Overview
The RNA shown here (Archaeal signal recognition particle RNA) has 306 nucleotides and comes from a Thermoplasmata archaeon. The sequence was found by an Rfam model in a public genome assembly. The model forms 94% of the base pairs in the Rfam consensus.
RNA sequence: UACCGGGCUUGACCGGGGAGCCAGGCACUCUCUGUAACCCGAAGCCUAGAUGCGGGGGUGACGGUCCCAAGAGGGCAACCGGACUUCUGCAGAGCCUUGAGGCUCUUAUGAAGUUUCGUCCCUUUGGAUCGGAGGCCAUAUGAUCUACAAUCGCAGGAAUGUAGGUUGUAUGCUUACCAGCCUAACCCGCCAGGACCGGAAGGGAGCAACGGUAAGCUGGACUCUAGAUGCUGAAGGAUCGCGGAACCGAAGAAAAUCAGGGGGAAACUCUGCAGGACAUCCGGUCCGAUUGGGACUGGCCCGGUA
Numbered sequence: 001u002a003c004c005g006g007g008c009u010u011g012a013c014c015g016g017g018g019a020g021c022c023a024g025g026c027a028c029u030c031u032c033u034g035u036a037a038c039c040c041g042a043a044g045c046c047u048a049g050a051u052g053c054g055g056g057g058g059u060g061a062c063g064g065u066c067c068c069a070a071g072a073g074g075g076c077a078a079c080c081g082g083a084c085u086u087c088u089g090c091a092g093a094g095c096c097u098u099g100a101g102g103c104u105c106u107u108a109u110g111a112a113g114u115u116u117c118g119u120c121c122c123u124u125u126g127g128a129u130c131g132g133a134g135g136c137c138a139u140a141u142g143a144u145c146u147a148c149a150a151u152c153g154c155a156g157g158a159a160u161g162u163a164g165g166u167u168g169u170a171u172g173c174u175u176a177c178c179a180g181c182c183u184a185a186c187c188c189g190c191c192a193g194g195a196c197c198g199g200a201a202g203g204g205a206g207c208a209a210c211g212g213u214a215a216g217c218u219g220g221a222c223u224c225u226a227g228a229u230g231c232u233g234a235a236g237g238a239u240c241g242c243g244g245a246a247c248c249g250a251a252g253a254a255a256a257u258c259a260g261g262g263g264g265a266a267a268c269u270c271u272g273c274a275g276g277a278c279a280u281c282c283g284g285u286c287c288g289a290u291u292g293g294g295a296c297u298g299g300c301c302c303g304g305u306a
Stems, first nucleotide, its partner, number of pairs: 001306008011062001012059003015033006023047004038056004063297008073287004080283004085277010095262006104253003113247007121237007128229003131225004137172013151158002177220005187212003196203002
C1' cells in the first nucleotide's frame, strides 16, 4: 500500500417527482412512483447558503464528483425544440502565490540538499613574448686648437698664465656597454709632393693621402615603458548556468486539473447560464420517480494475508 474479517459512530441514509398554495423554498392537500427502512409533538420553519421545525430511535461507511445508457409518468407543438452564426445581460477564468491527488518522467549505476574545484563574467596585480624610447657623471694626465694677457728673438719662431674646446690613456661611479660598417672641404691629429722665410741648419703655414672622432647605420646586451596579445600565474568579487570531486541517504520535477489566499475585472479571449434575432440544416423536444454501467476518489479502531 492492497485485500479480507471483526468492531465503532462523527459522514451518509430512514424517500423522491408533478400540480395547487406562496414573492419564493418547505410543510400541508391531491396525484405519480420507490424502498429492508421509523416513532411522538406542534401548525408552523425558512430566504437562492431557503429544499421543513423540535424530541427520540434505527442501519453502520452503505459516501462524494463526473460521464454514458435505459426509463413509469407528465408538459410543450411547427409562431415547437435543437445545431451553426450573431446580439444583450449576468457570473467565472486568464496573472502571482500556497497546497492536494492523479498522469508522465528522473532516481541506490544515488533524489533533494551541503561543501569544494574548474569553467563563463568583472576588477586588481605579477610574469613571458612582441613593440617603443634611451645612452651617466667625475678626476688626473698626454697631445693639440681658440681667445685674452704678457716675455724673448734679425726672420722663420720660442716659451708661460687664465678660460674654454677636440681627442687619446688611466682610475672611480653609473644600467649607460660590446662588435662591426661608414664617415664631415667647412672637426682633430699627422702631413709626402709643391709653395714660403732663411747663408745654412732649421722652421711655420698647409692640399691630397693616412690615422682618429662627432653625427649616422646594423646586430646584441642593459635600463625604462599608463603600449600590444588566441600566452601564463595569483588575489578579490559577482553569478548559481555548465563540468568534475566529496559527504549524505529517498525523494524530486514539467505541464495540466482542483482547492485556498492575493491581485485585476477598463479592454480582449475563453467557458457557463438566461433572453432575443436569424438565411440554412436536423427532427420531435423538455422535465423526470427508478434502474444499470464506467472513471477518479473514499472516516476511525483491532486483527490477518500478500

Rfam family: Archaeal signal recognition particle RNA. Rfam links the family to the GO terms signal recognition particle, plasma membrane targeting and SRP-dependent cotranslational protein targeting to membrane, signal sequence recognition. Rfam classes the family as a non-coding RNA gene. A reference for the family is Wild et al. (2002), "Towards the structure of the mammalian signal recognition particle", Curr Opin Struct Biol. Its mean pLDDT, the model's own confidence on a scale to 100, is 76.